[in-house]
Context: one part of a larger RNA
RNA sequence: UGACGGGGGCCCGCACAAGCAGUGGAGCAUGUGGUUUAAUUCGAUGCAACGCGAAGAACCUUACCUGGGCUUGAAAUGCCAGUAGUAGGAUCCUGAAAGGGAAACGACUCGUAAAGCCGAGAGCUGGUACAGGUGCUGCAUGGCUGUCGUCAGCUCGUGCCGUGAGGUGUUAGGUUAAGUCCUGCAACGAGCGCAACCCCUGCCAUUAGUUGCCAUCAGGUAAUGCUGGGCACUCUAGUGGGACUGCCCGCGCAAGCGGUGAGGAAGGUGGAGAUGACGUCAAGUCCUCAUGGCCCUUACGUCCAGGGCUACACACGUGCUACAAUGGUCAUUACAACGGGUCGCAAAACCGCAAGGUGGAGCCAAUCCCUGAAAAAUGGCCUCAGUUCGGAUUGCAGUCUGAAACCCGACUGCAUGAAGCUGGAAUUGCUAGUAAUCGCGCAUCAGCACGGCGCGGUGAAUACGUUCCCAGGCCUUGUACA
Numbered sequence: 001u002g003a004c005g006g007g008g009g010c011c012c013g014c015a016c017a018a019g020c021a022g023u024g025g026a027g028c029a030u031g032u033g034g035u036u037u038a039a040u041u042c043g044a045u046g047c048a049a050c051g052c053g054a055a056g057a058a059c060c061u062u063a064c065c066u067g068g069g070c071u072u073g074a075a076a077u078g079c080c081a082g083u084a085g086u087a088g089g090a091u092c093c094u095g096a097a098a099g100g101g102a103a104a105c106g107a108c109u110c111g112u113a114a115a116g117c118c119g120a121g122a123g124c125u126g127g128u129a130c131a132g133g134u135g136c137u138g139c140a141u142g143g144c145u146g147u148c149g150u151c152a153g154c155u156c157g158u159g160c161c162g163u164g165a166g167g168u169g170u171u172a173g174g175u176u177a178a179g180u181c182c183u184g185c186a187a188c189g190a191g192c193g194c195a196a197c198c199c200c201u202g203c204c205a206u207u208a209g210u211u212g213c214c215a216u217c218a219g220g221u222a223a224u225g226c227u228g229g230g231c232a233c234u235c236u237a238g239u240g241g242g243a244c245u246g247c248c249c250g251c252g253c254a255a256g257c258g259g260u261g262a263g264g265a266a267g268g269u270g271g272a273g274a275u276g277a278c279g280u281c282a283a284g285u286c287c288u289c290a291u292g293g294c295c296c297u298u299a300c301g302u303c304c305a306g307g308g309c310u311a312c313a314c315a316c317g318u319g320c321u322a323c324a325a326u327g328g329u330c331a332u333u334a335c336a337a338c339g340g341g342u343c344g345c346a347a348a349a350c351c352g353c354a355a356g357g358u359g360g361a362g363c364c365a366a367u368c369c370c371u372g373a374a375a376a377a378u379g380g381c382c383u384c385a386g387u388u389c390g391g392a393u394u395g396c397a398g399u400c401u402g403a404a405a406c407c408c409g410a411c412u413g414c415a416u417g418a419a420g421c422u423g424g425a426a427u428u429g430c431u432a433g434u435a436a437u438c439g440c441g442c443a444u445c446a447g448c449a450c451g452g453c454g455c456g457g458u459g460a461a462u463a464c465g466u467u468c469c470c471a472g473g474c475c476u477u478g479u480a481c482a
Base pairs, nucleotide, nucleotide: 001482002481003479004478005477007476008475009474010473011472013470015466016465019430020429021428022427023426026321027320028319029318030317031316032315033314034312035311042053043052064307065306066305067304068303069302070301073130077129078128079127080126081125082124083123088105091102092101093100094099108121109120110119111118132296133295135294136293137292141290142289143285144284145283146281148279153192154191155190156189157188158187159168160167161166172183173182174181198273200271201270203241204240205239206238207237208236209235212231213230217228218227219226244267247261248259249258250257251256323423327382328381329380330379331378332377333376339370340369341368344363345362349358350357351356389420394415395414396413397412398411399410400409436458437457438456439455440454441453442452
């Protein structure tokens, strides 16, 4: 100087407390451990691994296993030699395919103006350098990332103090979300962080109108901005304004705090995002990529078929669905937003109980489609029961995608109807348009979503407070630790 303390002081954080909803019990989905296996490819392992890499394993992917092939190789660059019915190649044989073999026909560019010949190139064959490796080492590395933590810290120049390591500044008194600012001070300044500058959202103005409006005028319909017409409003998307403790009162040296007040769409960082200092964990990644070293080279390279990654006594994590009456079910009636669409989205109409099929209008999209949102509301039934709760499991029959759904897809109908009656110890999230709850869209994608990323609808309870648990910051103290 740090680190540590079941030392002290001060202060923060959904850390506790106060609340709400869960997890832990059940079934299923998914990941992991373990076990099994020819293989169940590899990595990730307290927080910070475990719906993680994987934004989608039937083949492919695929790295694993079994079997069958190839050997300058699936793709690259160079050198040497050879090659004219050469390159290519319908078709045929063998084979699971890959591969192996036969083969009608049959080229191209340049030297050269044309034809022939000759030479060179491309191609092919052989050889040789080499290729190739998701093989090892993340404890040889770059790059990228997680984490403490969006915590308020981490440092430097000069000066001063100290023999020196080092200290001071950065401590102190206030204040703040903040090393934020103020006052004081052997310090005076400065940098990286904080904040602001950027994007979205909330209000207004303005510019612009193939979306919006009967607001206004006219026409028309069974009905509808449907048509003429118009940019007022809504909206869209560009520009600008607006909030700064600016004004008032109280406290205070100041910074600032409190108060209500006013004004205001918004008030003291308005809400959200992007943004992650010096560093820590030899943290993670050699399987994104790059790369040193080591290793393989008729195989640890490469092609193909089939299998496996989907196994199952069991254990754990993360989720979904429930156990019901604030509910279930049937019928009817409303109200969104974000997005996506030409190898695409697909309307009307018709067929089917349904999944879906036929069909093809329209749309390269504020124009058409996906797209009738669901919870909600209104009415009827159920009446506390393992039930009209719950839907696992299984049987049969189907649909769709795709060469192909046996291993191993999703969905539909009929039948079947398991566990489960609110979950021990323990434990998680959340402070407001949040939790809870309800549906919708997108990426990946032929097909496959209870996961991920977004979107809107309905919409709470509680916070006395900082004694305690956890994590962190500053000062101080002890130390046989570095």
Molecule: small-subunit ribosomal RNA, 3' major domain
Organism: uncultured bacterium